The prediction has a mean pLDDT of 76. Predicted 3D model of RNase P RNA and transfer RNA as a complex of 456 nucleotides.

RNA sequence: CCAGAGGGCCGGGCGGCCGCGGCCUCCUUAUGGGGAGGGCGAGGAAAGUCCGGGCUUCACGGAACGACGGUGGCGGGUAACGCCCGCCGGGGGCGACCCCAGGGAAAGUGCCACAGAGAGCAGACCGCCAAACGCCCGGCAACGGGCGCGGCAAGGGUGAAAGGGUGCGGCAAGAGCGCACCGCGCGGCUGGCGACAGCGGCGGCAUGGCAAACCCCACCGGAAGCAAGACCGAAUAGGGGCGGCAUAUCGGCGUGUUCCCGCCGGCUCGCCCGGGUUGGUCGCUUGAGCCCAUCGGCAACGGUGGGCCUAGAGGAAUGGUCGCCCAGUCCCGCCUCGUGCGGGAUGGACAGAACCCGGCUUACAGGCCCUCUGGCAAU
RNA sequence: GGCCCCGUAGCUCAGUUGGAUAGAGCAAGUGCCUUCUAAGCACUAGGUCGCAGGUUCGAACCCUGCCGGGGUCGCCA
Numbered sequence: 001c002c003a004g005a006g007g008g009c010c011g012g013g014c015g016g017c018c019g020c021g022g023c024c025u026c027c028u029u030a031u032g033g034g035g036a037g038g039g040c041g042a043g044g045a046a047a048g049u050c051c052g053g054g055c056u057u058c059a060c061g062g063a064a065c066g067a068c069g070g071u072g073g074c075g076g077g078u079a080a081c082g083c084c085c086g087c088c089g090g091g092g093g094c095g096a097c098c099c100c101a102g103g104g105a106a107a108g109u110g111c112c113a114c115a116g117a118g119a120g121c122a123g124a125c126c127g128c129c130a131a132a133c134g135c136c137c138g139g140c141a142a143c144g145g146g147c148g149c150g151g152c153a154a155g156g157g158u159g160a161a162a163g164g165g166u167g168c169g170g171c172a173a174g175a176g177c178g179c180a181c182c183g184c185g186c187g188g189c190u191g192g193c194g195a196c197a198g199c200g201g202c203g204g205c206a207u208g209g210c211a212a213a214c215c216c217c218a219c220c221g222g223a224a225g226c227a228a229g230a231c232c233g234a235a236u237a238g239g240g241g242c243g244g245c246a247u248a249u250c251g252g253c254g255u256g257u258u259c260c261c262g263c264c265g266g267c268u269c270g271c272c273c274g275g276g277u278u279g280g281u282c283g284c285u286u287g288a289g290c291c292c293a294u295c296g297g298c299a300a301c302g303g304u305g306g307g308c309c310u311a312g313a314g315g316a317a318u319g320g321u322c323g324c325c326c327a328g329u330c331c332c333g334c335c336u337c338g339u340g341c342g343g344g345a346u347g348g349a350c351a352g353a354a355c356c357c358g359g360c361u362u363a364c365a366g367g368c369c370c371u372c373u374g375g376c377a378a379u
Numbered sequence: 380g381g382c383c384c385c386g387u388a389g390c391u392c393a394g395u396u397g398g399a400u401a402g403a404g405c406a407a408g409u410g411c412c413u414u415c416u417a418a419g420c421a422c423u424a425g426g427u428c429g430c431a432g433g434u435u436c437g438a439a440c441c442c443u444g445c446c447g448g449g450g451u452c453g454c455c456a
Base pairs, nucleotide, nucleotide: 001375002374003373004372005371006370007369008368009367010366012325013324014323015322016321017320018319020041021040023038024037025036026035027034028033043350047361048360050359051358052357053356054355055225056224057223058222068221069220070219071218072217073087074086075085076084077083088102089100090099091098092097103216104215108214109213110210111209112208125156126155127152128151129150133148134147135146136145137144138143164182165181166180167179168178169177183205184203185202186201188199189198190197191196229282230281231280232279239273240272241271242270243269250265251264252263253262254261289308290307291306292305293304294303295302296301326348328346329345330344331343332342333341334340335338380455381454382450383449384448385447386446389405390404391403392402398436407423408422409421410420411419429445430444431443432442433441
C1' cells in the first nucleotide's frame, strides 16, 4: 500500500430572531385570565411488541401427578430470560474469524412421493460365476462346451437416501469371508467441576433418515395488563331502605257495572345506602439508575468509595428561519504540481417518549478510534 | 397505548398428517353463433402463494425474523 476479520464510539456545532409544552418564583386582574424572570424539555434505536422482570388487580389451603405452552451441549453471570460470557463438539475459511433449535431414532407410533429389481426384520433389472448336483453333446479318460437347478452382490443403473470406507489376501465368482488402518458399538483406565478429550482392550458391524411429525426425558411457567388499579366530591336525573304527613284526591287489584270497604302503589318531606355518565387526584418517574476511580474475575459481571438528578402532561410540546463553521460531494482558477492553495455551489441519515426497566430483532447518510489476519514492496 | 386477526390470479375464495405441473367462480382476450349486441358454447392468457432466512430429499403448508392491511363503547376506560 492492497484485500479482509472482530470490537467500541459519535451520529453535526455555535450564535441571532420568532415560536411550543410542563414546573418554580414574582407582579397584575374586571377571577375568565394576563405579564415578567428562571430552570428543564426525545433516541441509539424512543420502533417491532418478540422474550424476561418490576408494579397492580383477580384467582388460589399445601404438595405431587396430569393437561397445555415454552426451553434444550457444559459451566458461569443476572432480579430473570429464549439474553450475555467462557469452554466443548460439529461444519466453513490459507488465516484473523464465522455459523449451528447442539437432548433422545436399540420405548412406541407415523412418514420416506416419483424413479427403481429392491425404501425398512431389504432386493436381483443389467451383470459376474459354472466349484458342487442333474441332463445333453464331444472325448478311452482327465476334461471341454451348452442347458437346468443354482451361487454372488464386486461393477453398471434408479434415487435425497441402497445395510460401513480404503487397501491386501482369499474365492468358481464374490462377500468382514480373513487381516491392517479409519469409522461405529461396548465396557475399562487417566485428565477435567462438566460437556468432553486421550490411551490401550473387546466386538466383524448387529437396529438408514425425519422429533422446526406425534412422542419420550430434564427443566421452567396461575391469568390479565397502567385503558392495570386506588381514591375524591358537587349538581342533575333515576334506584333501594327507614321514618314522617295524609287517608282527601289519583292509579291498580279484589267476578260485568255503580257505590261502599279492604290491600298495594304514586304524589309530598327528612335521613341513609350503593351504582352509572362526566370530571379531578394518585399510580408517574430516584431507578435491578448514570458517570468516574479502585479492587476481584480470562470474561460476562460483582464489591467498595466519590459525584450527579436527567421530559413526565392531556391525543400528546421538544419547532421554524437566518448567519458562520465542521465533515462529505461537485465545478472553476493558480502555481514553487503538492493530491497543495484560493473561490463558488450543494450539503447531514433512520426516526419521535405515552407506567418503568433488562435483552433481542429490525431501520440508519456519513464519520472516528482500537486490535488482529493474509498478500506485495522497502529497510 | 394495549390486545387480537388476516395476507393464494384483476376480484371473491378452495387447497394441511409436507409430494411432482397450485385449482374454482366472476372478470379479461380470441373464435363460433347472430343482421348487430347481449346471453350461450369452445379455447387461451394471467400466480415472486406478502418478503427474507432456516428445517427437510422436497415447503403455499413446519419454524424464526420482517412488511402490509384490518378489528374498536358488538376487544379493553
It holds a member of the Rfam family "Bacterial RNase P class A". Its family is annotated with tRNA processing, ribonuclease P activity and dimeric ribonuclease P complex in the Gene Ontology. Rfam's curators write: Ribonuclease P (RNase P) is a ubiquitous endoribonuclease, found in archaea, bacteria and eukarya as well as chloroplasts and mitochondria.